[in-house]
RNA sequence: GAGUUUGAUCCUGGCUCAGAUUGAACGCUGGCGGCAUGCCUUACACAUGCAAGUCGAACGGCAGCACGGGAGCAAUCCUGGUGGCGAGUGGCGAACGGGUGAGUAAUGUAUCGGAACGUACCUUUCAGUGGGGGAUAACGUAGCGAAAGUUACGCUAAUACCGCAUAUUCUGUGAGCAGGAAAGCAGGGGAUCGCAAGACCUUGCGCUGAUUGAGCGGCCGAUAUCAGAUUAGCUAGUUGGUGAGGUAAAGGCUCACCAAGGCGACGAUCUGUAGCGGGUCUGAGAGGGUGACCGGCCACACUGGGACUGAGACACGGCCCAGACUCCUACGGGAGGCAGCAGUGGGGAAUAUUGCACAAUGGGCGAAAGCCUGAUGCAGCGACGCCGCGUGAGGGAUGACGGCCUUCGGGUUGUAAACCUCUUUCAGUAGGGAACAAGGCCAGUGUUUAGCUGGUUGAGGGUACUUGCAGAAGAAGCGCCGGCUAACUACGUGCCAGCAGCCGCGGUAAUACGAAGGGUGCAAGCGUUACUCGGAAUUACUGGGCGUAAAGCGUGCGUAGGUGGUUCGUUAAGUCUGAUGUGAAAGCCCUGGGCUCAACCUGGGAAUGGCAUUGGAUACUGGCGGGCUAGAGUGCGGUAGAGGGUAGUGGAAUUCCCGGUGUAGCAGUGAAAUGCGUAGAGAUCGGGAGGAACAUCCGUGGCGAAGGCGACUACCUGGACCAGCACUGACACUGAUGGACGAAAGCGUGGGUAGCGAACAGGAUUAGAUACCCUGGUAGUCCACGCCGUAAACGAUGGAUACUAGCUGUUUGGAGCAAUCUGAGUGGCUAAGCGAAAGUGAUAAGUAUCCCACCCUGGGGAGUACGAACGCAAGUUUGAAACUCAAAGGAAUUGACGGGGGCCCGCACAAGCGGUGGAGCAUGUGGUUUAAUUCGAUGAUACGCGAGGAACCUUACCAAGGCUUAAAUGUAGAUUGACAGGUUUGGAAACAGACUUUUCUUCGGACAAUUUACAAGGUGCUGCAUGGUUGUCGUCAGCUCGUGCCGUGAGGUGUCAGGUUAAGUCCUAUAACGAGCGCAACCCCUGUUGUUAGUUGCCAGCGAGUCAAGUCGGGAACUCUAACAAGACUGCCAGUGUAAACUGUGAGGAAGGUGGGGAUGACGUCAAGUCCUCAUGGCCCUUAUGGGUAGGGCUUCACACGUCAUACAAUGGUCGGUACAAAGGGUUGCCAACCCGCGAGGGGGAGCUAAUCCCAGAAAGCCGAUCGUAGUCCGGAUCGUAGGCUGCAACUCGCCUGCGUGAAGUCGGAAUCGCUAGUAAUCGUGGAUCAGCAUGUCACGGUGAAUACGUUCCCGGGUCUUGUACACACCGCCCGUCACACCAUGGGAGCGGGUUCCGCCAGAAGUAGGUAGCCUAACCGCAAGGAGGGCGCUUACCACGGCGGGGUUCGUGACUGGGGUGAAGUCGUAACAAGGUAACCGUA
Repeated sequence: GAGUUUGAUCCUGGCUCAGAUUGAACGCUGGCGGCAUGCCUUACACAUGCAAGUCGAACGGCAGCACGGGAGCAAUCCUGGUGGCGAGUGGCGAACGGGUGAGUAAUGUAUCGGAACGUACCUUUCAGUGGGGGAUAACGUAGCGAAAGUUACGCUAAUACCGCAUAUUCUGUGAGCAGGAAAGCAGGGGAUCGCAAGACCUUGCGCUGAUUGAGCGGCCGAUAUCAGAUUAGCUAGUUGGUGAGGUAAAGGCUCACCAAGGCGACGAUCUGUAGCGGGUCUGAGAGGGUGACCGGCCACACUGGGACUGAGACACGGCCCAGACUCCUACGGGAGGCAGCAGUGGGGAAUAUUGCACAAUGGGCGAAAGCCUGAUGCAGCGACGCCGCGUGAGGGAUGACGGCCUUCGGGUUGUAAACCUCUUUCAGUAGGGAACAAGGCCAGUGUUUAGCUGGUUGAGGGUACUUGCAGAAGAAGCGCCGGCUAACUACGUGCCAGCAGCCGCGGUAAUACGAAGGGUGCAAGCGUUACUCGGAAUUACUGGGCGUAAAGCGUGCGUAGGUGGUUCGUUAAGUCUGAUGUGAAAGCCCUGGGCUCAACCUGGGAAUGGCAUUGGAUACUGGCGGGCUAGAGUGCGGUAGAGGGUAGUGGAAUUCCCGGUGUAGCAGUGAAAUGCGUAGAGAUCGGGAGGAACAUCCGUGGCGAAGGCGACUACCUGGACCAGCACUGACACUGAUGGACGAAAGCGUGGGUAGCGAACAGGAUUAGAUACCCUGGUAGUCCACGCCGUAAACGAUGGAUACUAGCUGUUUGGAGCAAUCUGAGUGGCUAAGCGAAAGUGAUAAGUAUCCCACCCUGGGGAGUACGAACGCAAGUUUGAAACUCAAAGGAAUUGACGGGGGCCCGCACAAGCGGUGGAGCAUGUGGUUUAAUUCGAUGAUACGCGAGGAACCUUACCAAGGCUUAAAUGUAGAUUGACAGGUUUGGAAACAGACUUUUCUUCGGACAAUUUACAAGGUGCUGCAUGGUUGUCGUCAGCUCGUGCCGUGAGGUGUCAGGUUAAGUCCUAUAACGAGCGCAACCCCUGUUGUUAGUUGCCAGCGAGUCAAGUCGGGAACUCUAACAAGACUGCCAGUGUAAACUGUGAGGAAGGUGGGGAUGACGUCAAGUCCUCAUGGCCCUUAUGGGUAGGGCUUCACACGUCAUACAAUGGUCGGUACAAAGGGUUGCCAACCCGCGAGGGGGAGCUAAUCCCAGAAAGCCGAUCGUAGUCCGGAUCGUAGGCUGCAACUCGCCUGCGUGAAGUCGGAAUCGCUAGUAAUCGUGGAUCAGCAUGUCACGGUGAAUACGUUCCCGGGUCUUGUACACACCGCCCGUCACACCAUGGGAGCGGGUUCCGCCAGAAGUAGGUAGCCUAACCGCAAGGAGGGCGCUUACCACGGCGGGGUUCGUGACUGGGGUGAAGUCGUAACAAGGUAACCGUA
């Protein structure tokens, strides 16, 4: 920096990613070289080899080898004489080098200091090195033993051992003195001595005693050095002193005595974890993590203990003991220690060769040569890391083939390849071929010193390097491609398989899975996993917060601590500055150099923030001292107050008791009931008892630290404020631990109890009702004393000080005549500022980066568990983890919703009229049935719907028998003049078979058929892939945009407010001004009039004519027809109003405020309906899911629902007579007159392509007649029968007619529908579809009402506002129990292990002390013996071990507790809206 909480926004906040790193591992892949690096796990166990020896110039010697000498014919023997040397004595080394990190939180480490020490080899200086002695290994002999080994006797040497002498600047001291050493070896040699060896001299190396230095080591101090307080007290040699012992050395290091100290909230003790630092990784830094390799320190060496030797060890490749383990054994006994280098087993995700060499560097020994050296130098293995190089370069378009995609045109792979020209690094092969060698040694020369000359010494290695040769020849992968994050398409799959770092992807069109093409990133590597830092300002020192997001202790007091007014002096601790020392090297950084470059190596520099010592400065802070009065406090004078405590007093009310009056109810609720009452309630009057609380006053009024405090009076008492004057002189602020107070509930003891009232009982409500409501009612509420210690203890706001615009209330002081001013409180509004916003704003949530203290670090688990403290208990305080999620949350925005509110509208209710729901029938649906009963629609918005018309057809369904590129159409080609057609046979038909006939022509062809090729076909699936179209909200008044303004932003404003309207209609106001889609208007019909026109329509006047009739002449007036105009606009009047507009029996007018009706349907909602109208993506079928045939089905029928028509009758039925429409349709048609039939209908054929003819008689109505309230002269279902019509066909399954039959039904329960005027109701008429078939549907006219007070309520809608935990938007969200599965965890009778403490037993090896036993070379002693030593025994200390009891921790445990997660389940509905009883906190 990004992703992720939301519909969107800002914030808070976690999770995740991009970076760097690694001693890594795993997957796929792998050409070369250089430099590095490689058991992080079991400090697990180890076979085998090697890793520490050397010196003969310390010694006695001679096992083995070589040489010489001697003997012997020879084999051979003798000979330490020479080179040398096994074993041994002796010296030095073995305490270094190498490994590992178990232990260790300080006996460690780092930095800086210190004093009471040691030191082999090295170095400086001084002195000495004289003279004696006794042993012992080797060796020999003899034993024991399996072995390891060992015993006895005997011989022998030394630079081994022991005295004596001498001795210092050595040690001790009483300062007189005492003590105290040594060793020789090698080379050379003139004289002298000696038999010889040699003595002797000299040089070198040694040795002894002192001494100096360097280096090394031991000890002490200061500071720093992980986590836990759910570890708070620890300590008996403990702390100190005196004395002694001990040590190289200070010291309780040890002991005796004395004192009672010492450490600790600045974290002792305990527990867990850990080697420490230089460095290293990361980071801008500060920090955080880490401690492989390299170099410093420490610790360890199978585990535990111990000492010996030595200069140095309590010793990795030494010793002793104990233990575990392994091995050998003759069972008696022995041996061993890879955390050295290789290597093995085991463990593990995982880490190399049983290599070469001492050539170099370094170490040990030696005089040296030299020997030893798994230190080291090299090589081997591993892409484990870093660095470098290569896998070719240039040209090359027909943009090849192939692949992939495609809109079928092409695009892409792609200059990529092929092909042409060139180059040859690396690898290969062949030749040449280093440096690393200094020095030492050998030889020569040289004063035999230095030096010079020559020769010799290389593991790596025939390596690096270099030259030639051949040939593009031998050399590219891995991850990714939804966003973060660079890179996209087709296919397969179909919530499957799978992916995933987070968000998330996959349910048939997946850029997210798999694989392909293409692309992108890095590259001999690339990814994944794991760890660390970063990003994370997400522990915030640099650099965060705490009103509402996590976070202010419930509130005072006050200890430690932190911080602190003003002035002077002093000091110099902090602070600042200089110098010096140190801060190892390596590393990092800078700058040179060397490998061809780089990594790497190397020279120099800088840096090393630190610590210490020392000099200086003195502003500030601190210390000390002296002043001051502004902070703070005290005294004197006043003021207000429900401040606290104790005692007393008062009235109203409730309840109860007594008495009077009085009678039937009272009480209670939404409605009731339980309850009380004729044994006298309730009501009312009088009297009394008792308890609790104090109406009015009462007020965002007062007081108090908070909790809290309210009648009145008295007493005791705390604090605050004001005005002024004195006094003290910083006495202050805050405050961990502590201690005090602390509502209600609750607890204990004792009282009290009127009302109220958990629990409980009863009555209701309810599906239930362990509730809400009602009637009762116990604890409790009250008092005294004692506990508890918590609350949403809230201003969700810690305390203190100062400063920073105003306006306006109020309480209480002071000043002033007053206006007003000035204090202390308590409220409201607002500025700057702050803030995520809402808000806050002198009573800060501003400023002083002020001072002090508390608290927070994602949600859940959980304020839970365990532990501890407190409590009588309830419980409180302190307070985790595992596991789980990617969010949880704050504020605000827009919607939606509310059993929230305001306003308004609608046949929404109301007021009315008529229906449905009951009956039978029609029709549709569900269900059922079926071979099939095709499919769809299915809350409103499906159900007389698609279908405006299923007998066949339709038809999509079923069973049967048949067809297979075949039907239609088009294009192109070929062929033919056939087929087709007709007749006929079989068949249900399709179809199959037989017979028969052969078009036109302008000769080009047309036409037809067949055939070939390409396009088939599908009412199969997906309406949740779509277009189109339709329904609905809704003909509701809304929905938006541009610019501007406001807001961090989502958004807001406009569109809100006040009016008005049918209307976001208009007006006024207005940070808005305008505009668009909607509304309205424009369009059609209708209502009035005019003009024009006058047939097929009309007929007033004139004429003709008929029984009658616009029938005829004629007319153009009227009706009408159909075109154009007019008309209505709140225009006028009155009132009201700013206006818009409204009101009016207003005027005028045919019509008056939208005149009535229609068409017209904004942005959008319902993944609404339709793939079966049509179109269409994808998928599926292809002798079938396609096409055709005939039959059946869509018409079933215990049932349920919707919608109609008809009725139940007298406002009617039936019969007779009679009047008046509109709008339509008609040539495959409508069909007149006339005739036949009771009728449906038949015959007939005039007229009409229609204002002409026909359908066509309108019906209700009106005038008469009859029926007389009945299952009827109502009603017509059903059934029988006889007919008619259409049609190929009327059985399943049509319509109509006549006659007969005559069911249910007497106005319909709960519920529910339509309608506000030419409407409802009622009456008929016509059309489409159609061969035929409407009670449906679409139209038409006739007759023609009732009612609307009004908006409380139901439903729907609009607008403003409010709440919200909703946004799939209340058909929302969401809580708890129960049931099931899984996971982690607490308790748990216990069981098992680790660790630690206390008490006791025991006591190996060893050291120290003691010593009666035994042994004993050097010295003393004439001797006896002594000194000294050794063994043994014993005492003290002590490891392992044992017993008992505690603490702590881990594992496990029948059973059990809650918790978390899970697709879906059960029961309710607690919360979110007034969530339907407001919610929440504490308590029971």